[in-house]
Context: one part of a larger RNA
């Protein structure tokens, strides 16, 4: 792709344009850090709820993709006496006394908008000095010297949660060394921070990582350099094995986030953060602005080809919170697709020397064939629908789901196709056709009796699938 198609369980589902994307959602949370505004109730004190802002923690996880990369990227085994690590756990000590700002807000103003400017006031677990230092850092052989902290909130209280300085653990991260690691010689020489040293800088830390000077080294036929292709692995397919092929789902690692570059914050760095440039696209009052689905769905395009703009946070896990709880397209589920594997069904028993039809015939018969009709049976899977109805660690909580399951009713009822039959290769006759029409994986069939074409009857194989095509062994 063609024909066909009953059910269930478990999986799988853009291999092509890392092409462009409408719309919605995918990362928030904390009032027990802070001041303020609004609403409701109240005469008020106040209480309950909501809102933007400052602040804290989290947005470095989780989710996607395979473009790039032939490299310490991956795999394996080591080193780190050369390092860092928020939150968590264990342990030691501390938490004193002060100050100046600022957002929200108010006033004024600019702009179409995005947004922005000036003035004024005010808070903190935001920011800044000071004090103290068991501890840490630096210097010193040592004694010792110098330097470095902090924040409170809730509670009637007890206390709880924090904060600061260290030590250790678990875990993670970056760096380095050795070995292994595709194709091409129609790529043979390559390299100038290049190879090494010294001083300096930089980093969490080693190192030409960077820089100045000095030396002139370093790699290469055991394939350097150049070019092509490619994410790597556990595994997967195949095979008696050796090997060959492959890397989709799942798991580990890496890389990327419109393309290229950059820094900031932070314990850690950037898919849904910032800045610059570019391409594309959208808005505009033409002055200027906005955007990034290789997240989940979905759209267009490309293509032989790949699904719902679904439900729930019930479970598992993650973030925030003291908690209640909130968020979570992670996840769990449902939907669609015979795309794959597995299981089940489409009835069972009896029933003629054997109906009819059909096919064939030497006209006697033979085949279809116990097959059918008919009789009896079974209601399980199934079908339908009335009723009941879960478990899912304990209390609580159930999206799935009125689902599985139980029960009731019904009557064989609603459920079989596809390919092949010359040899390889299981399975044969008749008619039509007449080197025509056609078949065909190879050998080859067809030119008047074709088991090879077409149809029919019969037969063989597999079966909710069967054939074909492509790819791999």
């Nucleotide at each position: 792709c063609g024909c066909u198609g009953g059910c269930g369980g478990c999986g799988u589902g853009c291999c092509u344009a890392a092409c462009a994307c409408a719309u919605g959602c995918a990362a928030g949370u904390c009032g027990a850090a802070c001041g303020c505004c609004c609403u409701u109730a109240g005469c008020a004190a106040u209480a309950a709820g909501g809102g933007a802002g400052u602040g804290g923690c989290g947005g470095a996880c989780g989710g996607g993709u395979g473009a790039g990369g032939a490299a310490c990227a991956c795999g394996u085994g080591g080193g780190u006496g050369a390092u860092c690590u928020a939150c968590c756990u264990u342990u030691c000590g501390g938490u004193g006394a002060g100050g100046a700002a600022u957002a929200c807000c108010g006033g004024c103003g600019a702009g179409a908008a995005a947004u922005c400017g000036c003035c004024g006031a005010c808070a903190a677990u935001a920011c800044c000095g000071c004090a103290u230092a068991g501890g840490c850092u630096u210097g010193g052989c040592a004694a010792c010297a110098a330097g470095c902290a902090a924040a409170g909130u809730c509670g009637c209280a007890a206390g709880a949660c924090g904060c600061c300085g260290g030590a250790a653990g678990a875990g993670g991260a970056g760096c380095c060394u050795g070995c292994g690691c595709c194709c091409g010689a129609u790529u043979a020489g390559c390299c100038a921070g290049u190879u090494g040293g010294u001083g300096g800088g930089g980093u969490a830390a080693c190192g030409g990582c960077c820089u100045a000077c000095c030396a002139a080294a370093g790699c290469a036929g055991c394939g350097a350099u150049c070019g092509g292709u490619a994410g790597c692995u556990g595994g997967u397919c195949u095979g008696a094995g050796a090997g060959g092929a492959u890397g989709g789902u799942c798991a580990g690692c890496c890389a990327c986030a419109c393309u290229g570059g950059g820094a900031u914050u932070g314990a850690g760095a950037a898919c849904g953060g910032c800045c610059c440039a570019g391409a594309c696209u959208c808005c505009u009052a033409c002055g200027g602005g906005g955007g990034g689905c290789a997240g989940c769905a979905g759209u267009g395009a490309g293509g032989a080809a790949u699904u719902u703009u679904c439900g729930u946070c019930a479970a598992u896990g993650g973030g925030g919170g003291a908690a209640a709880c909130c968020c979570u397209g992670a996840a769990c589920g449902a939907g669609c697709a015979a795309c794959g594997c597995c299981g089940c069904g489409u009835g069972c028993a009896g029933g003629a020397a054997g109906a009819c039809a059909c096919u064939u015939u030497u006209c006697g018969g033979a085949g279809c064939g116990u097959a059918a009709a008919c009789u009896g049976c079974u209601u399980u899977u199934c079908u339908g629908a009335g009723g009941g109805a879960a478990g899912a660690g304990a209390a609580g909580g159930g999206a799935c789901g009125g689902u599985a399951c139980c029960u009731c009713a019904g009557g064989a009822a609603g459920a079989a196709g596809c390919c092949c039959c010359g040899g390889c290769u299981a399975a044969c006759u008749a008619c039509g056709u007449g080197c025509c029409a056609g078949c065909a994986g190879c050998c080859g069939c067809g030119g008047u009796a074709a088991u090879a074409c077409g149809u029919a009857g019969g037969g063989g194989g597999c079966g909710a699938g069967c054939g074909u095509u492509g790819u791999c062994c």
RNAcentral holds the full RNA, with entries from SILVA. Small-subunit ribosomal RNA, 5' domain from a metagenome, 473 nucleotides, folded computationally. The coordinates come from a structure-prediction model, not an experiment, and the mean pLDDT is 81.